[in-house]
């Protein structure tokens, strides 16, 4: 010094479900949003705010998926698919430290 790992700052990328009892309720989870705004018209798309997560990745998230198996009141609840395909970066700092060079023995 390469490499690898952690942290910080700035920028960026995402998600927001189910409902037996009908409810300022319950389940899982890091997170399940607001009587928000706009466009369109047959029920969709976009934007803003809040919250949480992720940022080169086998840990955000999307696709496959109106998927498969198992549970549940029910669900994208669990597992598989999945070392799958895609997916958003720079700087600084701390540690580690091959290879190479120099010096000494």
């Nucleotide at each position: 010094u390469a490499u690898c790992u952690g942290c910080a700052c700035u920028g960026g990328g995402g998600g927001u479900g189910c409902u037996u009892a009908u409810g300022u309720a319950g389940c899982u989870g890091a997170g399940a949003u607001g009587a928000g705004a706009g466009c369109a018209a047959u029920g969709g798309c976009u934007c803003c705010g809040a919250u949480c997560c992720c940022u080169u990745a086998u840990g955000a998230c999307u696709c496959g998926a109106u998927c498969a198996g198992g549970a549940u009141a029910a669900u994208a609840c669990c597992u598989g698919c999945g070392u799958g395909a895609g997916g958003a970066a720079g700087u600084g700092u701390a540690g580690u430290g091959a290879c190479u060079u120099c010096u000494c023995u």
Molecule: TPP riboswitch aptamer (THI element)
Organism: Jeotgalibacillus sp. R-1-5s-1